[in-house]
RNA sequence: CGGAGGUGCCGGGUGUUCGCCGGUGAGCCUUGGUUCACGGGAGGAAAGUCCGGGCUCCGCAGGGCAGGGUUCCAGAUAACGUCUGGUCGGGGCGACCCGAAGGCAAGUGCAACAGAGAGAAGACCGCCACACACGUGUCCACUUCCGCAGUCGUGCUAUCCGCUGGUCAUGCGCGGCUGAGGAGUGGGGCGCCGAGAGGCGUCGGUCAGGUUGAAACGGUGCGGUAAGAGCGCACCGGUGCCUCGGGUAACCGGGGCAGCCAGGUAAACCCCACUCGGUGCAAGGCCAUAACGAGGAGCGCUUGAGGGUUGUCCGCCCGAUGCUCCUGGGUUGACCGCUGAAGCCUGUCAGCGAUGGCAGGCGUAGAAGAAUGAACACCCCCACCGCACGGGAGACUGUCGGUGGGCACAGAACCCGGCUUAUAGGCACCUCCGACCC
Numbered sequence: 001c002g003g004a005g006g007u008g009c010c011g012g013g014u015g016u017u018c019g020c021c022g023g024u025g026a027g028c029c030u031u032g033g034u035u036c037a038c039g040g041g042a043g044g045a046a047a048g049u050c051c052g053g054g055c056u057c058c059g060c061a062g063g064g065c066a067g068g069g070u071u072c073c074a075g076a077u078a079a080c081g082u083c084u085g086g087u088c089g090g091g092g093c094g095a096c097c098c099g100a101a102g103g104c105a106a107g108u109g110c111a112a113c114a115g116a117g118a119g120a121a122g123a124c125c126g127c128c129a130c131a132c133a134c135g136u137g138u139c140c141a142c143u144u145c146c147g148c149a150g151u152c153g154u155g156c157u158a159u160c161c162g163c164u165g166g167u168c169a170u171g172c173g174c175g176g177c178u179g180a181g182g183a184g185u186g187g188g189g190c191g192c193c194g195a196g197a198g199g200c201g202u203c204g205g206u207c208a209g210g211u212u213g214a215a216a217c218g219g220u221g222c223g224g225u226a227a228g229a230g231c232g233c234a235c236c237g238g239u240g241c242c243u244c245g246g247g248u249a250a251c252c253g254g255g256g257c258a259g260c261c262a263g264g265u266a267a268a269c270c271c272c273a274c275u276c277g278g279u280g281c282a283a284g285g286c287c288a289u290a291a292c293g294a295g296g297a298g299c300g301c302u303u304g305a306g307g308g309u310u311g312u313c314c315g316c317c318c319g320a321u322g323c324u325c326c327u328g329g330g331u332u333g334a335c336c337g338c339u340g341a342a343g344c345c346u347g348u349c350a351g352c353g354a355u356g357g358c359a360g361g362c363g364u365a366g367a368a369g370a371a372u373g374a375a376c377a378c379c380c381c382c383a384c385c386g387c388a389c390g391g392g393a394g395a396c397u398g399u400c401g402g403u404g405g406g407c408a409c410a411g412a413a414c415c416c417g418g419c420u421u422a423u424a425g426g427c428a429c430c431u432c433c434g435a436c437c438c
Stems, first nucleotide, its partner, number of pairs: 001434010012379007020041002023038007043409001047420002050418005055280001057278002067276004072086005087101001088099004102271002107269002109265002124210002126206003129138004139187005145182002148179009160166002188203006218236006237261002239258008284336002287333002292329001294327006306318004343362008380406007388399004
């Protein structure tokens, strides 16, 4: 200098004027308005409303079932699915980053296509054994069955001869025997289905090699075998058990034994462990209440309660599902809840750290169509420009002046701790890798 990794932070400042929402004080009047003065007024995420807690009301002896959540270990915390430190696995040359990371060696399930076979698997090619007809077959036995092959016998014929006759296949027919096959019958093993009776399918050995696939039942070598195989052995790897050492633990390191070799998938059911009552400030409380339902009491119903007629009396008119009062309901309105918060800042102590203790200081929005904005000036920051001034060999750089910009994501609603997501631009510190110079 370039490229990276990590941690923490900022998200313009001050003043004037006008406007908006609360508060305090004073004045005025029609007592809830108005005027004046003073002081306060969004964020790092106020957002998504995902997780946890405070608070609220309801429920609740205790326990179980069902259901939800969490998931390596230890710690922090009011609590958490958060955070811190570690372990293991994966990625990166590295700083460092990522991981819902218990159990598939408890049971059940699932795996498209391809493939012989997808899980105590599998015989397609290959290899091997056996049989024979030598390119085919394969569990066992049986058959007055079928065609075929071989062989034996016999008859006929082509043929041949010394020809009224005789002879003869390599050809044709018949029969016997042997053989594998077909068909049939009976039986056996294995697998699947079924409650059972039974039904269906299948049939030599072999998994070294080839082939399919995301995945095919450890690897190398020697022995062994008909051919092969952890079938046996040695070494390597994995797993389990025993044991020694370190660590609080997860786990790490060493030794021994066992051919045990066990595939994947639990953000599949499920199993183990831990944990969870519901409701959300429109919670909830309190005060007042016109009209309207409900219940009750009293008065009155033509001998007139009550109402209207300007205040009163008379008079006149209306008047019976009426009038008055009380209780309670909900409605509507106001107030409380409501902002002192597990709060913030500084210092110090304990701790690797998250965090906690102590001391001092601060007082920091509270609305309900819901305020928190705008203009100007100066400062600050950024970008560009300059035939300005200074430094320098130069690249460049400092000052000054001018122009433009200060934009992004976004807007409290009971409060708090987290997580996640969005975010123009910028700052500080630590670290890694590469190149060059001294």

About this RNA
A computed fold for a 438-nucleotide RNA from a Myxococcota bacterium, annotated as Bacterial RNase P class A. It matches the Rfam family "Bacterial RNase P class A". The family's RNA type in Rfam is ribozyme. Its mean pLDDT, the model's own confidence on a scale to 100, is 75. RNAcentral holds the sequence, with entries from ENA.